[in-house]
RNA sequence: AGAGUUUGAUCCUGGCUCAGAACGAACGCUUGCGGCGUGCCUAACACAUGCAAGUCGCACGAGAAAGUCUUUCGGGACGAGUAAAGUGGCGCACGGGUGAGUAACACGUAGGCAACGUACCCUCGGGUUUGGAAUAACACUUCGAAAGGAGUGCUAAUACCAAAUAAGACCACGGAUUCUUCGGGAUCUGCGGUAAAAGGUGGCCUCUCAGCGAAGCUGCCGCCGGAGGAUCGGCCUGCGGACCAUUAGCUAGUUGGUAGGGUGACGGCCUACCAAGGCUUCGAUGGUUAGCUGGUCUGAGAGGAUGAUCAGCCACACUGGAACUGGAACACGGUCCAGACUCCCACGGGAGGCAGCAGUGGGGAAUAUUGCGCAAUGGGGGAAACCCUGACGCAGCAACGCCGCGUGGGUGAAGAAGGCCUUCGGGUUGUAAAGCCCUGUCAGGAGGAAAGAAGAGGUUGUCGGUCAAUACCCGGCGAUCUUGACGGUACCUCCAGAGGAAGCACCGGCUAACUCCGUGCCAGCAGCCGCGGUAAUACGGAGGGUGCAAGCGUUGUUCGGAAUCAUUGGGCGUAAAGCGCGUGCAGACGGUCCUGCAAGUCGGGUGUGAAAGCCCUCGGCUCAACCGAGGAAUUGCAUUCGAAACUGCCGGACUUGAGUGCGGGAGAGGGUAGUGGAACUCCUAGUGUAGAGGUGAAAUUCGUAGAUAUUAGGAGGAACACCUGUGGCGAAGGCGGCUACCUGGACCGACACUGACGCUGAGACGCGAAAGCGUGGGGAGCAAACAGGAUUAGAUACCCUGGUAGUCCACGCCGUAAACGAUGGGUGCUAGGUGUUGGGGGUGUUGACCCCCCCAGUGCCGACGCUAACGCAUUAAGCACCCCGCCUGGGGAGUACGGCCGCAAGGUUAAAACUCAAAGGAAUUGACGGGGGCCCGCACAAGCGGUGGAGCAUGUGGCUCAAUUCGACACAACGCGAAGAACCUUACCCGGUCUUGACAUGCCUCGCUACACGUGGAAACACGUGGUUCUCUUCGGAGACGAGGACACAGGUGCUGCAUGGCUGUCGUCAGCUCGUGUCGUGAGAUGUUGGGUUAAGUCCCGCAGCGAGCGCAACCCCUGUUCUUAGUUGCCAGCGCCUAGGGCGGGCACUCUAAGGAGACUGCCGGAGGAAAAGCCGGAGGAAGGUGGGGAUGACGUCAAGUCCUCAUGGCCUUUAUGAUCGGGGCUACACACGUGCUACAAUGGCCGGUACAAAGGGAAGCGAAGCCGCGAGGUGGUGCCAAUCCCAAAAAGCCGGUCUCAGUUCAGAUUGGAGUCUGCAACUCGACUCCAUGAAGCCGGAAUCGCUAGUAAUCGCAGAUCAGCAUGCUGCGGUGAAUACGUUCCCGGGCCUUGUACACAU
Repeated sequence: AGAGUUUGAUCCUGGCUCAGAACGAACGCUUGCGGCGUGCCUAACACAUGCAAGUCGCACGAGAAAGUCUUUCGGGACGAGUAAAGUGGCGCACGGGUGAGUAACACGUAGGCAACGUACCCUCGGGUUUGGAAUAACACUUCGAAAGGAGUGCUAAUACCAAAUAAGACCACGGAUUCUUCGGGAUCUGCGGUAAAAGGUGGCCUCUCAGCGAAGCUGCCGCCGGAGGAUCGGCCUGCGGACCAUUAGCUAGUUGGUAGGGUGACGGCCUACCAAGGCUUCGAUGGUUAGCUGGUCUGAGAGGAUGAUCAGCCACACUGGAACUGGAACACGGUCCAGACUCCCACGGGAGGCAGCAGUGGGGAAUAUUGCGCAAUGGGGGAAACCCUGACGCAGCAACGCCGCGUGGGUGAAGAAGGCCUUCGGGUUGUAAAGCCCUGUCAGGAGGAAAGAAGAGGUUGUCGGUCAAUACCCGGCGAUCUUGACGGUACCUCCAGAGGAAGCACCGGCUAACUCCGUGCCAGCAGCCGCGGUAAUACGGAGGGUGCAAGCGUUGUUCGGAAUCAUUGGGCGUAAAGCGCGUGCAGACGGUCCUGCAAGUCGGGUGUGAAAGCCCUCGGCUCAACCGAGGAAUUGCAUUCGAAACUGCCGGACUUGAGUGCGGGAGAGGGUAGUGGAACUCCUAGUGUAGAGGUGAAAUUCGUAGAUAUUAGGAGGAACACCUGUGGCGAAGGCGGCUACCUGGACCGACACUGACGCUGAGACGCGAAAGCGUGGGGAGCAAACAGGAUUAGAUACCCUGGUAGUCCACGCCGUAAACGAUGGGUGCUAGGUGUUGGGGGUGUUGACCCCCCCAGUGCCGACGCUAACGCAUUAAGCACCCCGCCUGGGGAGUACGGCCGCAAGGUUAAAACUCAAAGGAAUUGACGGGGGCCCGCACAAGCGGUGGAGCAUGUGGCUCAAUUCGACACAACGCGAAGAACCUUACCCGGUCUUGACAUGCCUCGCUACACGUGGAAACACGUGGUUCUCUUCGGAGACGAGGACACAGGUGCUGCAUGGCUGUCGUCAGCUCGUGUCGUGAGAUGUUGGGUUAAGUCCCGCAGCGAGCGCAACCCCUGUUCUUAGUUGCCAGCGCCUAGGGCGGGCACUCUAAGGAGACUGCCGGAGGAAAAGCCGGAGGAAGGUGGGGAUGACGUCAAGUCCUCAUGGCCUUUAUGAUCGGGGCUACACACGUGCUACAAUGGCCGGUACAAAGGGAAGCGAAGCCGCGAGGUGGUGCCAAUCCCAAAAAGCCGGUCUCAGUUCAGAUUGGAGUCUGCAACUCGACUCCAUGAAGCCGGAAUCGCUAGUAAUCGCAGAUCAGCAUGCUGCGGUGAAUACGUUCCCGGGCCUUGUACACAU
């Protein structure tokens, strides 16, 4: 000191959350020791029991017993003048507890009392005389259950009463001095009056015979009155510290006076009378909460929170009230009354008060022992000894907190074992352990052993005081004896021995620490964000790690972080936030100069700011915590002295702020009255006829009873076209024909005057659009509501036809709005440019006008500056000052309740519970839009042919089945994987079998196989017979092969394509996708890639804060089109020759062709239009080919969790006599249906018959298979030839020629079915293809809808090939014949670029 969280990303605003510290804590897990602290925060709930306040015989009367001793046995002595009780004195008002009440002079602080008190204590001086009458105890009687009384009688005092005396005190009336706040006080003094007392005890001495006793002297303690001090109180005052205004008015003893009473004392404290005051927005009154403070916690501080322990003050003592006693109480362990509760009771009546210490119940998350001791400190009584003291000192319980210590140290690598992980190599736990060598804290055992103790008292010595005294008494200094709860504790020594002593939380980010297994949106976690749906570092466990450590976490609370209430230190155009606007009381703030005062302000002094605490220094416990001493600090308050700049106040002056007067012009400023024309509707009359009106299209509606249209006249109400303008006026709302009257404000000009008169403005008051309300008018048009017609899935809407309130006027309410510039008012300062309105000035012509300048307003653009950005920018959102209003996460909610206002509607003021982790602002990139612009594509359009209807083929869905294996699902699944399921394939089903396995590698043993035959069986397989081989060899053997065996392992078309690689589809052959550097921006990002042209193209050109580059485009590659060269067992009568007449042969390579290499095309040439120019475009020439000639291959960054684990590869999971392997049979071929893709057709541009012509590209040895012969045919036979430019498949077909059919379900079409065959194959039943004969179905051109194609294309015709034993309407190729149309880009679909809006980003 910050961090996480809103977004695809960004900046900002803003809330939530976390990391820190703290605690009288509680809970969970754990727990070795010690020191010092702390410990009912809740029920001020109720309390059993014990103790917590007594003491004094030196105030007084009276006075036991137990026990011991003794005895004359009656008793006596000691105990003992003791205990207990009483009178009396002092104490009980302290100490201890609690925090209920209290918002108050209760507390804090500073003062005051000239308005007061103070027992005990100290000092000073004075006194202490003489009497008297009672009463308790006690005794007797008596009442009562008890508590407790009653009566009679006796008695004492330091108890009570009377009298005497009065230095001084007090009171009244005088005098003087002095002080004073002018009220009075202090001191001195005169006269008069009033009020006291108590003795006890020790010693000496005199009297007395002694003792007692009395007098005297004396010591000590008391008593009375007075003065002073000290201490502690009482009262008064200034200032300070809680919340609510949804509490705004409160008050009759109230405020004051006079008189009196009362008190220690002032005072309405109380009473009577008189007056009518007193308090309050600087918050009275009321309500709620609360003991206050020193301090404590936190914080950098300012602050915030808090008020346990310790200390000061207050209040209270079961609840409420009251007084008594007393120096002091209205009294915690006193009294009285009342009440509630508890207890006792003989029912008549009594007793009690733990918020003292322990303890109990209860409440609660929660808080201790019915301990020891007065040894110390302190207190009460006492002369003292001493007694009392749950104050206190100690101990006990509790990790509740703080502090300290320990649980070992060194060495030790075979890096042991085990665990965990693993890529199987290893890594880690880990020097950790073991082992070896040591140490000895704490705990344990044994022994020793403190300080805290000084006093006080006794005895004694000595000195001093008092005294007549060497007595007594008192004091000082010594000696000696006696006193410890804690406690045999701290501490010290010894003994033994690593032995008895580590946990808790966390490990996704924040936040330090990672892997495996289990689980599978389940179980669970979670402070926030968020994890978990089969590979979870986030759940649970484990290993490992991290952090703290006798503790660790969790929960709760406080401060911090939070500048998130902002004094320090925030904001309000759009994030929350400027009142709709003005006038203005209080208040706040206020121009220039001078004099004075000294309230604020500043400086110095003094007093106080208790102690403790915090801080510093030093010291004591071994250290620390803790404790002691000293210092500092205590930011405050009061008082006093001084200063006079600033603020303030008094006084004086000034003119620049403000205002007034004079002269001007501008204006929809306001009010009242009048008046004008256009339009509209209605009425009357005329003309006139069938429609009008309305809409996207219609209908409702009006109209033959005459509408609409048109003409003339009349009536009515409302609003004022053009002018009209980011023009004007007004505070805002708002204001618009014209005229008159009344009236407000602003502006300009020049002078004069007043002399700070100013600005803002809580409340208050006024104004305040529209709608709405009340009363009364008015009502043409328009028009909520309402009605009807349409639209629509619906249409309580948009559109249409009507239509009432209302809109208008007068008066009165309402008081709101996106009342907006979403921007409060005032003043000053801070670049400009350019419009416009009003006024003025200067200059030039001097009339209009132009140019320049000033003031006031109103716009646009823009610098600095500001802003999160957008933007604002002399009309600030800039720089400053003054005043007011307002904001503090979203929702709930501008809502509820209450108050005020209103006739009502409602307005205004204005919460909380609960809930969310966001809600927002601005900008960015995309995506999207039934937004815009530009442009492409068989996208539409224009055409040609199809599909959708029929039959069949094929694929799919569905259904069925033992199984109908699996995958593919919009385009981009469906003649797809499958370039070919009868067995095989085959993954499916049924059944028979095998288990190291059908297949791979390694080990051991045996063998020599193979193969053939036989038997069983459906086969796999099993058994038997025969059989005896191959390679190498160092002759041992090894290898190959086969059989058997055990184990590692094989195997899986089992799952996950959402764990993956690879491959593929698609957008899309679309023209895009990016980078480096520079620049711009806080940033995401932008720029480049946008713009102007152009292109098939981000193709090229130009421009440009960009300059370059990469992947794509194009080109390079292949085929094809022209030609050349080279080469010729195909081709050729091209030119020659021969023949069986066929390029068959000789011969040749010119041509065709074949296949290798070249040439050719580049907008190169010409013209045109366009433009700044270029790129390019159009036309033309030449050319086989012309503007990428045609076709192919080639697929950018990426998208679809697209497809594929069943091609292959592969992580994980599952299976292992089975989910593996093998065999037979079946199935994948099923069939009510539905869809996709095709074939064949529906016929005459055709069918059939006959004849006849012309291809290309391919294939062929387990092959193609010729001629010939046989069969109607499929085919059979045959085997020449060919490893193929040679031979074969091979017939090309449409076409052409001729014939026939004549519009018919046909001589169309061929499904289906019957029969007979052929071929392949181990085998055509399920389930092949083909042939022949017979049969001859649907179908006569196909609904909505939909597909392909722009030229050698569509359409049509056949041929070949892959797969393949066989099987093709599919697929892949090949050639033959060979069209039509494209105006064009509005629309549908898809795409590209720019732009715009967005509340979308898993992005319709």